């Protein structure tokens, strides 16, 4: 150089064009418990790599870039 995947809360992941307001799980904050941490429970707070295009509507489809693996040469 080309060619495939992948980019989503801090961290691991789901989401396949609309109804869930973008979910879970750690974590972090409150709170309940405990003498006191731990655990369990209950709340909360936080995210779509960037620019464009399609489309009534895009995290999702398509082009361009950056970044990260893998695989050819």
């Nucleotide at each position: 150089g080309c060619c495939u995947u992948g980019g989503u809360a801090a961290u691991g992941c789901a989401g396949c064009g609309g109804u869930u307001u973008a979910g879970c799980a750690u974590c972090c904050c409150g709170g309940u418990c405990u003498g006191u941490c731990a655990c369990a429970c209950c709340g909360g707070u936080a995210a779509c790599c960037c620019g464009g295009g399609u489309u009534c509507g895009a995290a999702u489809c398509c082009c361009g870039g950056c970044c990260a693996a893998g695989g050819c040469g």
Transfer RNA from an archaeon, 73 nucleotides, folded computationally. Its mean pLDDT, the model's own confidence on a scale to 100, is 82. Rfam family: tRNA. Its family is annotated with triplet codon-amino acid adaptor activity in the Gene Ontology.